Source information:
Predicted 3D model of a 352-nucleotide part of an RNA (large-subunit ribosomal RNA, domain IV) from a Pseudomonadota bacterium. Lineage of the source: Bacteria > Pseudomonadati > Pseudomonadota. Rfam family: Bacterial large subunit ribosomal RNA. The prediction has a mean pLDDT of 82. The full RNA is in RNAcentral, with records from ENA.

[in-house]
Context: one part of a larger RNA
RNA sequence: AGAAGCUCAGGGAACUCGGCAACAAAAACUAGGCGUAACUUCGGGAGAUGCCUUCCCUGAAUUAAGCGCGCAAGCGCUUAGGUUCAGGGCGCAGUUAACGACACCGAGCGACUGUUUAACUAAAACACAGGUCUCUGCAAAGCCGUAAGGCAAUGUAUAGGGGCUGACGCCUGCCCAGUGCUGGUAGAUCAAAGCUGCGGAUGACCCUUUCAAGAGGGGAGUCUGCGGUCGAAGUCCCAGUGAACGGCAGCAGUAACUAUAACUGUUCUAUGGUAGCGAAGUUCCUUGUCGGGCAAGUUCCGACCCGCACGAAAGGCAGAACGACUUGGUGACUGUCCCGAGCUUCUACCCG
Numbered sequence: 001a002g003a004a005g006c007u008c009a010g011g012g013a014a015c016u017c018g019g020c021a022a023c024a025a026a027a028a029c030u031a032g033g034c035g036u037a038a039c040u041u042c043g044g045g046a047g048a049u050g051c052c053u054u055c056c057c058u059g060a061a062u063u064a065a066g067c068g069c070g071c072a073a074g075c076g077c078u079u080a081g082g083u084u085c086a087g088g089g090c091g092c093a094g095u096u097a098a099c100g101a102c103a104c105c106g107a108g109c110g111a112c113u114g115u116u117u118a119a120c121u122a123a124a125a126c127a128c129a130g131g132u133c134u135c136u137g138c139a140a141a142g143c144c145g146u147a148a149g150g151c152a153a154u155g156u157a158u159a160g161g162g163g164c165u166g167a168c169g170c171c172u173g174c175c176c177a178g179u180g181c182u183g184g185u186a187g188a189u190c191a192a193a194g195c196u197g198c199g200g201a202u203g204a205c206c207c208u209u210u211c212a213a214g215a216g217g218g219g220a221g222u223c224u225g226c227g228g229u230c231g232a233a234g235u236c237c238c239a240g241u242g243a244a245c246g247g248c249a250g251c252a253g254u255a256a257c258u259a260u261a262a263c264u265g266u267u268c269u270a271u272g273g274u275a276g277c278g279a280a281g282u283u284c285c286u287u288g289u290c291g292g293g294c295a296a297g298u299u300c301c302g303a304c305c306c307g308c309a310c311g312a313a314a315g316g317c318a319g320a321a322c323g324a325c326u327u328g329g330u331g332a333c334u335g336u337c338c339c340g341a342g343c344u345u346c347u348a349c350c351c352g
Base pairs, nucleotide, nucleotide: 001347002346003345004344005343006342007341008340010338011337014336019333031053032052033051034050039044041167055089056088057087058086059085060084061083062082063081064079065078066077067076068075069074090094102331103330104329105328106327107326108325109323110322114126115125130165131164132163133162134161135160136159142151143150144149169317170316171315173248174247175246178245179244180241181240182239183238184237187236188235189234194229195228196227197226198225199224200223201222202221205218206217207216208215209214249267250266251265252264253263276310277307288304289303290302291301292300
């Protein structure tokens, strides 16, 4: 000096990113009695929070079962009996040991129990019940496989696959111009093949001429160039569709103080952000401004709204319960600290 453990006057979070770590208190791991708020989905919250008792002796009352006596009313006795009351005793202390949650208030996120990065992240991430869209009529769609075949499913649309959202509650606005998807088919465009026309190359073979060589002409087949005719889906086109991909403006002027602008004009657009929320886990400016809390608060809570750059199933807003989640505060408590000190064990280190 390190690791592990223990103790401490007075103070009590002044420590620190943060009460991290540790301490302490309360029957907390199981007793009895009383009592228990806001809020709430009426289940909960809740063991909320909190208060009291607890050992031994004596007596009494009451009660359960059994036994005895009595005609009965009742009386007496017994039990690992139950409950209650009164008086007394001892100790610092009567759940006498051991075991053994800190509690509360406000806010964010996620409804919840669950799941996860085996060995740096357990969460607000994933899942979830529920919601909704879409595909699929069964030899289903979808998936695996070259195939045979298999899963789906020994299921059949109250089923199966896929996407998004994520209990419940109140809701989910406008835009179909672009992209996608679905439907449509008059017109436009449009491939190969087929049929057909005109050329080019090659050319079996045939004809004419010639004594021959050669020359001239025709020509199936094959290859090839350029056209014509016919020509489907698709695309163009026409519609629909947002819990499909997505999107949801700008500039001026205007009211009898000022300020502001319900109002008006104008440009562009497919349409110009509705409800709700809002300096938010989203706000740059920003420690915005006001209020609360503190002696003092870049955090926190409540408001405001010129939202740099919220917003409605990449859901919006609420919300009880729940959470080894995140954040602010209070009480209690403490070596976290003021501010150090001492002890034990094991190391390091020194000597032998």